Molecule: Lysine riboswitch aptamer
Organism: Hypnocyclicus thermotrophus
RNA sequence: UUAGAUGAUAGAGGCGCGAAGCUUAAAAGUACAAAUAUGGAGAAACCUAUUCUAUGAAGUAUUUGGAAAGGAAGAUUCGCCGAAGUGUAUAACCUUAGGAAAGUUAUAUGCUGGUUUUAUGGAUAAUAUCCAUGAAACUGUCAUUAUUAUUGUAGUAUAAUAAUGGAGUGCUAUCUGCUAA
Numbered sequence: 001u002u003a004g005a006u007g008a009u010a011g012a013g014g015c016g017c018g019a020a021g022c023u024u025a026a027a028a029g030u031a032c033a034a035a036u037a038u039g040g041a042g043a044a045a046c047c048u049a050u051u052c053u054a055u056g057a058a059g060u061a062u063u064u065g066g067a068a069a070g071g072a073a074g075a076u077u078c079g080c081c082g083a084a085g086u087g088u089a090u091a092a093c094c095u096u097a098g099g100a101a102a103g104u105u106a107u108a109u110g111c112u113g114g115u116u117u118u119a120u121g122g123a124u125a126a127u128a129u130c131c132a133u134g135a136a137a138c139u140g141u142c143a144u145u146a147u148u149a150u151u152g153u154a155g156u157a158u159a160a161u162a163a164u165g166g167a168g169u170g171c172u173a174u175c176u177g178c179u180a181a
Base pairs, nucleotide, nucleotide: 001181002180003179004178007175008174009173010172011171014081016080017079018078019077020076022074023073024072032065033064034063035062036061037060038059042052043051044050046099047098048097084112085111086110087109088108089107090106091105092104093103113139114138115137116136117135118134119133120132121131122130123129141166142165143164144163145162146161147160148159149158150157
């Protein structure tokens, strides 16, 4: 000096990812409460227990009053580039009179590079949005091949274009030390 492997640091993809509070729409004239009438034995989301109820349950109609959570959009702030999402298992928390289910968090592990559209299914008030699977397109990255241009004795290398393929424990750059020449 060149090459290789490992470790550390810093970066790139773009309608880029996520969190928080604020504002707004929607949820909804819904749930619920009261009054009247009707109704005539059940009601309390699932199960057990318990409670209420013929001094009238559920339901229906009219009148009066009338929410909220989860989810969503916008800009702002913050954290970032396995950002993050999701499946399975375990544990804790939450909730309840108790259990189941649901939800939140953490750990282990599997899948997914990213975005958009679309089909099916699920969640949901919802044609909004989110999630899973499939298909299509765009895009970034690396590898291989081909063409062109530059370098150039040749080779090689670099850049652009095109095609094919892979996956983020990837890719690029730099650095300490290590190995080989």